Description: This is a predicted structure of a 268-nucleotide part of an RNA (large-subunit ribosomal RNA, domain VI) from Acidobacteriaceae bacterium KBS 83. Rfam family: Bacterial large subunit ribosomal RNA. Rfam links the family to the GO terms ribosome and structural constituent of ribosome. Its mean pLDDT, the model's own confidence on a scale to 100, is 88. Lineage of the source: Bacteria > Pseudomonadati > Terriglobia > Terriglobales > Acidobacteriaceae.
Context: one part of a larger RNA
RNA sequence: CGUAGGAGAUUUGCGGGGGGCUGUCCUUAGUACGAGAGGACCGGGAUGGACGAACCUCUUGUGUUCCAGUUGUCCUGCCAAGGGCACGGCUGGGUAGCGAAGUUCGGUUGUGAUAACCGCUGAAUGCAUAUAAGCGGGAAGCACGCCCCAAGAUGAGAUCUCCCAACCCAAAAGGGAAAAGAAGGGCCCAGGAAGACCACCUGGUUGAUAGGCUGGAGGUAGAAGCGCAGUAAUGCGCGUAGCUUACCAGUACUAAUCGCCCGUUCGG
Numbered sequence: 001c002g003u004a005g006g007a008g009a010u011u012u013g014c015g016g017g018g019g020g021c022u023g024u025c026c027u028u029a030g031u032a033c034g035a036g037a038g039g040a041c042c043g044g045g046a047u048g049g050a051c052g053a054a055c056c057u058c059u060u061g062u063g064u065u066c067c068a069g070u071u072g073u074c075c076u077g078c079c080a081a082g083g084g085c086a087c088g089g090c091u092g093g094g095u096a097g098c099g100a101a102g103u104u105c106g107g108u109u110g111u112g113a114u115a116a117c118c119g120c121u122g123a124a125u126g127c128a129u130a131u132a133a134g135c136g137g138g139a140a141g142c143a144c145g146c147c148c149c150a151a152g153a154u155g156a157g158a159u160c161u162c163c164c165a166a167c168c169c170a171a172a173a174g175g176g177a178a179a180a181g182a183a184g185g186g187c188c189c190a191g192g193a194a195g196a197c198c199a200c201c202u203g204g205u206u207g208a209u210a211g212g213c214u215g216g217a218g219g220u221a222g223a224a225g226c227g228c229a230g231u232a233a234u235g236c237g238c239g240u241a242g243c244u245u246a247c248c249a250g251u252a253c254u255a256a257u258c259g260c261c262c263g264u265u266c267g268g
Stems, first nucleotide, its partner, number of pairs: 001152001005163007015149004021049007033038001051106005059100004066093005071086006110144003117137004164267001167176003180264001184262004188204005209255003212251005218244003225238005
C1' cells in the first nucleotide's frame, strides 16, 4: 500500500514444512517343516540404540549479584570487627535462570488409490487364459491421518461484536448551514520466562507493572556481642544463630503524572 467504510476479537485451510529409523529377548514352539542337523511364517509381550521435541521434579554443570573458610599486604588510630588488592586471590558449597550427562514424550494405530506380485469370473479361440468388458488382494513407498506455519490464497475467504448521518428547504432528485473527531489505535511511561532493533505480552492510580518494605521458600552453616572453661591456641552457651541475588506471596512507601497525536460523518 492492497484486501471498495473504519475497528476489535475468533477462525477456515489453498498451499508449504516437519515427522515416518531400527536391534535384542520372551512367548506361540523346540510346534509346522525336516531322515537328521537344524528350525519358522502369522500373532502376543518386554526391553534397548540412534534421532527429535519439550521441560528443570530428580541427578549434574554453571551460577564474577548468595553464604562460609583461608594466605599475603594496605587501610578504617589501636584490640576486636571489617573493607580494598592479589586470576572471582585461593578454597568449600549454592537460589533463580540457562544447560545435559538428567526427566518426560514421539515414530504408532487407521482410511483410500496403487507398484512388483497373487487371484475371481471370462470371451476373442465351444478348450485354455488374472483381461479384452468386469471384480478383488497386495508395500517402510503415494494421498490423507499426527505436529507446525499459513487469506499478499491479489482467487486477498468466513463468523461475532463495536462505531459513524437523520438540522433546514424539498414529494423526490438534490441543495444549504453549522458543528462535531466515534469505535479503536498509537505516542509516552512501569515492566516481562518476549526480544538484536522492531515486534509480541502484562500494567499505567477504578493500579500489584517494576523497585522498596514485610513474611515465606530455598542457600550457607552456627554471626557480632557478651558470658563460661582453658596459660593460650581454642571450645561451649545465649542460638534451628546470623546473613541471604534472580524464587513465592502480601503491602501503594517510590515510580507508571499530566497529556498529545492518528483515526470520521453510512461507504465506487